[in-house]
RNA sequence: GGAGGGUUCGCAUAGCGGCCGAGUGCAGUGCUCUUGAAAAGCACCAAGUCCUUGACGGGGCUUCGUGGGUUCAAAUCCCACACCCUCCG
Repeated sequence: GGAGGGUUCGCAUAGCGGCCGAGUGCAGUGCUCUUGAAAAGCACCAAGUCCUUGACGGGGCUUCGUGGGUUCAAAUCCCACACCCUCCG
């Protein structure tokens, strides 16, 4: 230099145009159970920004590596770039 694959909540991974901010597992928080733990069960659990509230809370918008594009609609298709892995020279 060339070719292929990959980048998705804290971690791992699924999702391949609409039912998707998005599933599952782990981790975490609360509760139940227990003398107390562990295990088990149940519930909750991404981030940013704005509005609202005395607060608790509630609501809007945006975000799937970054930036563009296609489309009524994009995590999914196209382009460029960044990073990781493999192969070729």
A computed fold for an 89-nucleotide RNA from Nocardiopsis sp., annotated as transfer RNA. It is recorded under the gene name trnS. Taxonomically the source falls in Nocardiopsis (Bacteria, Actinomycetota, Actinomycetes, Streptosporangiales). The prediction has a mean pLDDT of 80. The RNAcentral record of the sequence draws on ENA, GtRNAdb, MGnify and Rfam. Rfam family: tRNA. By type it is a transfer RNA.